[in-house]
A computed fold for a 468-nucleotide part of an RNA from an uncultured bacterium, annotated as small-subunit ribosomal RNA, 3' major domain. It matches the Rfam family "Bacterial small subunit ribosomal RNA". Its family is annotated with structural constituent of ribosome and ribosome in the Gene Ontology.

Context: one part of a larger RNA
């Protein structure tokens, strides 16, 4: 000077408390450990690994295993020779890679050749998801969106260093004010950016419909008031009023769509953890070079006495079932979204209108509301498991896909110790969409609908900041 303390003072945070809903018990999904295996590829391991890399393992992916093959190589550059190709199609053998064979067959030209491609050969080399993240770059997590971390000059100290940055107030904030051997400055804070909440003028189709005509229907004429869309601007600043205060600011009120950073996002200082990643990529060194490289078929990553994490569905009446009926937002679509109609109990099939989209389609939102039924039971709760018959995608659903119908109808009656999330349009609950993607979502990311309870307070638990 720091760090630490079951030292002190002050302060903050869903940290506790006050509440609401979960996890831990059940079944299933998914990841991990362990075990097994020819292989169950590799990485991630307290918080900060474990629905993580993986926004999607049937083949491919794929890195793993078994078997069959290749050796200048699947890929790049350079040399020599031969051919005219390459690409495409067919036949035979084979699990395929591959091998043999058939069809067909270049361009430019100064006719010397050149370009390009294949094959053969030789060597430099290629290749490596092999090792080291404790050799590295880049990227990322975390403390933490915490309020801190520093510098120049001056001053003090022999010096390490101190001062500034401490003190008194105040703030979400090293935010600002006052004071002060300090005076200034930088990186952070805040603001500038995006979005949401209000309004104005502009614009009016594919959007909208107040008046007129009109209809089954904003379908049409008409209109651009309104909604909406999207480019511009306004608006919030403790600006106004009252109180307190030296000030900074705090409390209350008015105006207002919004009030004291209005809500949300993006934005992550100096640094810490030899934190993570050599398997995104790049890269030093080491290692392999008829193999640790390359191709193919099949298998594996999907195993299963068990342990753990994260979720979904439930255990029911604030509910299940049946019938009727209402209201979204945000997205995606031409190798695509696919309407009406018809067929099927259904998954789906057929069909092909329209749409490169404010026009058409996906696309019926669901919870809700109305009526009926069930009457507390392992049930008309719950849906695992299993059987049969099917649908779709795809060369191909056996290992190992999703969905449908009928039948079957496990466990489960609210969960021990313990533990998690959340302070408002939040929790809880209800559906919708997208990326990945041939197919496959209880995951992830986004969207709206309905919509709470509680916060006395800071003694205690955890973490953090300042001074000592």
């Nucleotide at each position: 000077u720091g760090a630490c303390g079951g030292g002190g003072a002050c302060u903050c945070g869903c940290a506790c408390a006050a509440g609401c809903g979960g996890u831990g018990g059940a079944g299933c999904a998914u990841g991990c450990g362990g075990u097994u295996u020819a292989a169950u590829u590799c990485g991630a391991u307290g918080c900060a690994a474990c629905g993580c890399g993986a926004a999607g393992a049937a083949c491919c992916u794929u890195a793993c295993c078994a078997g069959g093959u290749c050796u200048u190589g699947a890929c790049a550059u350079a040399c020599u020779g031969u051919u005219g190709c390459u690409g495409g199609g067919g036949u035979u053998a084979g699990a395929g890679a591959u091998a043999a064979u058939c069809c067909g067959u270049u361009u430019c030209u100064u006719c010397g050749g050149a370009a390009c491609a294949a094959c053969a050969g030789a060597u430099a080399c290629a290749g490596g998801u092999g090792g080291u993240g404790c050799a590295u770059g880049g990227u990322u997590g975390u403390c933490g969106u915490c309020a801190g971390c520093u510098c120049g000059u001056g001053u003090c100290g022999u010096g390490a260093g101190a001062u500034g940055u401490u003190g008194g107030g105040u703030u979400a904030a090293g935010u600002c004010c006052c004071g002060c051997a300090a005076c200034g400055a930088g990186c952070g804070c805040a603001a500038c950016c995006c979005u949401u909440a209000u309004c104005a003028a502009u614009a009016g189709u594919u959007g909208c419909u107040a008046a007129c005509a009109g209809u089954a229907a904003g379908a049409u004429g008409a209109g651009c008031a309104c909604u909406c869309u999207a480019a511009u601007g306004a608006g919030a600043c403790c600006g106004c009023c009252g109180g307190c205060g030296c000030a900074a600011g705090c409390c209350g009120g008015a105006u207002g769509a919004a009030g004291g950073u209005g809500g949300g996002g993006a934005u992550g200082a100096c640094g810490u953890c030899a934190a993570a990643u050599c398997a995104u990529c790049a890269u030093g060194c080491c290692c392999c070079u008829u193999a640790u490289g390359a191709c193919c078929u099949g298998g594996g990553c999907u195993a299963c006495a068990c342990g753990c994490g994260u979720g979904c569905u439930a255990c029911a009446a604030u509910g299940g079932c049946u019938a009727g009926u209402a209201c979204a937002a945000a997205g995606a679509g031409u190798u695509g979204c696919g309407a009406a109609g018809c067929c099927g109990c259904g998954a789906g099939g057929u069909g092909g209108a329209g749409c490169u989209a404010a026009u058409c389609u996906c696309a019926c939102a669901a919870a809700g509301c109305u009526a009926g039924u069930c009457u507390c039971a392992g049930u008309u709760c719950g849906g695992a498991u299993u059987g049969u018959a099917g649908u779709c995608u795809g060369c191909a659903a056996c290992u190992c896909g999703a969905c449908u119908a009928c039948a079957u109808g496990a466990a489960g009656u609210u969960g021990g110790a313990a533990u998690c999330g959340c302070u408002a349009g939040u929790a809880a609950u209800c559906g919708u969409g997208a990326a990945u993607c041939a197919g496959c979502a209880u995951g992830u990311c986004a969207c709206g609908g309905u919509g709470a309870a509680u916060a006395c307070g800071u003694u205690c638990u955890c973490g953090a900041g300042u001074c000592u």